[in-house]
Context: one part of a larger RNA
RNA sequence: GAACGAACGCUGGCGGCGUGCUUAACACAUGCAAGUCGAACGAGAAAGUCUUCUUCGGAAGGCGAGUAAAGUGGCGCACGGGUGAGUAACACGUAGACAACCUGCCUUCCAGCCUGGGAUAACCUUUUGAAAAGAAGGCUAAUACCGGAUAAUACUCCUAAUCGCAUGAUGAGGAGUUGAAAGGCUUGCCACUGGAAGAGGGGUCUGCGGAACAUUAGCUAGUUGGUAGGGUAAAGGCCUACCAAGGCUACGAUGUUUAACGGGUCUGAGAGGAUGAUCCGUCACACUGGAACUGAGAUACGGUCCAGACUCCUACGGGAGGCAGCAGUGAGGAAUUUUGCGCAAUGGGCGAAAGCCUGACGCAGCAACGCCGCGUGAGUGAAGAAGGCCCCCGGGUCGUAAAGCUCUUUUUUGGGAGAAGAUUUUGACGGUACCCCAAGAAUAAGCACCGGCUAACUCCGUGCCAGCAGCCGCGGUAAUACGGAGGGUGCAAGCGUUGUUC
Numbered sequence: 001g002a003a004c005g006a007a008c009g010c011u012g013g014c015g016g017c018g019u020g021c022u023u024a025a026c027a028c029a030u031g032c033a034a035g036u037c038g039a040a041c042g043a044g045a046a047a048g049u050c051u052u053c054u055u056c057g058g059a060a061g062g063c064g065a066g067u068a069a070a071g072u073g074g075c076g077c078a079c080g081g082g083u084g085a086g087u088a089a090c091a092c093g094u095a096g097a098c099a100a101c102c103u104g105c106c107u108u109c110c111a112g113c114c115u116g117g118g119a120u121a122a123c124c125u126u127u128u129g130a131a132a133a134g135a136a137g138g139c140u141a142a143u144a145c146c147g148g149a150u151a152a153u154a155c156u157c158c159u160a161a162u163c164g165c166a167u168g169a170u171g172a173g174g175a176g177u178u179g180a181a182a183g184g185c186u187u188g189c190c191a192c193u194g195g196a197a198g199a200g201g202g203g204u205c206u207g208c209g210g211a212a213c214a215u216u217a218g219c220u221a222g223u224u225g226g227u228a229g230g231g232u233a234a235a236g237g238c239c240u241a242c243c244a245a246g247g248c249u250a251c252g253a254u255g256u257u258u259a260a261c262g263g264g265u266c267u268g269a270g271a272g273g274a275u276g277a278u279c280c281g282u283c284a285c286a287c288u289g290g291a292a293c294u295g296a297g298a299u300a301c302g303g304u305c306c307a308g309a310c311u312c313c314u315a316c317g318g319g320a321g322g323c324a325g326c327a328g329u330g331a332g333g334a335a336u337u338u339u340g341c342g343c344a345a346u347g348g349g350c351g352a353a354a355g356c357c358u359g360a361c362g363c364a365g366c367a368a369c370g371c372c373g374c375g376u377g378a379g380u381g382a383a384g385a386a387g388g389c390c391c392c393c394g395g396g397u398c399g400u401a402a403a404g405c406u407c408u409u410u411u412u413u414g415g416g417a418g419a420a421g422a423u424u425u426u427g428a429c430g431g432u433a434c435c436c437c438a439a440g441a442a443u444a445a446g447c448a449c450c451g452g453c454u455a456a457c458u459c460c461g462u463g464c465c466a467g468c469a470g471c472c473g474c475g476g477u478a479a480u481a482c483g484g485a486g487g488g489u490g491c492a493a494g495c496g497u498u499g500u501u502c
Base pairs, nucleotide, nucleotide: 001502002501003500004499006498007497008496009495010494013374014373015372016371017370018369019367020366021332026330027329028328030327031326032325035075036074037073040072041071048063049062050061051060052059053058082285083284084283092209093208094207095206096205097204098203101202102201103200106198107197108196109195110194111193112192114148115147116146117145123138124137125136126135127134128133154177155176156175157174158173161170162169163168183190184189185188211257212256213255218248219247220246223245224244225243226242227241228240229239230238260282261281262280263279264275265274266273267272287308288307289306290305291304310321311320312319313318338364340363341362342361346360347358348357349356350355377407378406379405380404387398388397389396390395412439413438414437415436416435421429446491447490448489449488450487451472452471453470457486458485459484460483461482467474468473
């Protein structure tokens, strides 16, 4: 000098665009953050209101309404959002490999959708419990579940041939095996099943690369390899049995400490150094530890089970919970925002659609936290006014500065008109931006410094005191260095200080 997710002190007019718990992965009140489909299915209220009847208590019927709420079923909930605790590792980056793999929804192509069955929730009855939650009996539906039929380019085996990077791959042909399906409606659409491909997504493996400490020198028994088997979508000590005795290491094994990684960011002429907030990609985690279920996909933030700590409810028998989602609270801290509006846009889920949901997102609010822009007036004005300060008492300076006069209106206030963002409908923002009119210099300047480094000097006070200080150093009676004043210098809605990096 530059930079900052900064903080602190003094000060503070406006706008645009960004950014905002770096500390306790500490604990959390409350609300919201994942639903949707009636064109899969069965069932189905109430309030209210109308009519009729009435013993005035009410009853029946219609509308409400095939609505609400609930249930079966499908898809989604593995995305999106948060955090960086763990991890020194194929976690990440980069370049490859899979002759060792998977893939719902989407696209293309081929073929099909035949025929049966038994249940079960909801509901009703009974019943346990304070609650959470159940239990027994009975009824019923489906695109829920289960048989049968049929089929292959699916699967298994054999094999000519062709090819290859070793294991091998493709495989005309043949034989055998398993064995699918579901319908709906607004009648031409949406679904369903098997197969082949594609796209996108994932899984696994490998070379290389990027921390510190040798005041860590030896480490290892599923350890290293083989055979056989199991397991997985898939190679493999991934697991098991047996066999062999290997494997790693000063080119730093092992241990300890620290740490998410990258694109990037800051600095620097560069090389490099430092860093990993916001945005994008990857990984990991979801109170702590462990486990599986469902599923195309999870070992699943707002799912389940077990254990633990903590908090809450309890009728003491037993239960409930998980903000590292958005707001918000307490705590910690030098320190970090609203319990806002809207699905109008973009995107996502479901749905044939209408649409519903969406604290993703779009906006608004708060904060000079940062960057950028603008303003706090312009011209004229010497009796160089008054006043302050200095003075050699002559004067000098603040100073054209003020006042005065003439203007302007960015901003401000008031009024009017008023968007784009939306190709048809739909605008939270928002009567916002922008534009026009009116009023009126009106509402708007501070902070640090002035001994040298370093731009800027005098007076008074103080008297090694009080104090200053980044370094050198100032202060003990004329201090340009302390405190105040006048003046000046620098930057300016900021200016200084502190911290950190280069």

A computed fold for a 502-nucleotide part of an RNA from Bolosoma cyanae, annotated as small-subunit ribosomal RNA, 5' domain. It matches the Rfam family "Bacterial small subunit ribosomal RNA". Gene Ontology terms of the family: structural constituent of ribosome and ribosome. Model confidence (mean pLDDT): 81 of 100.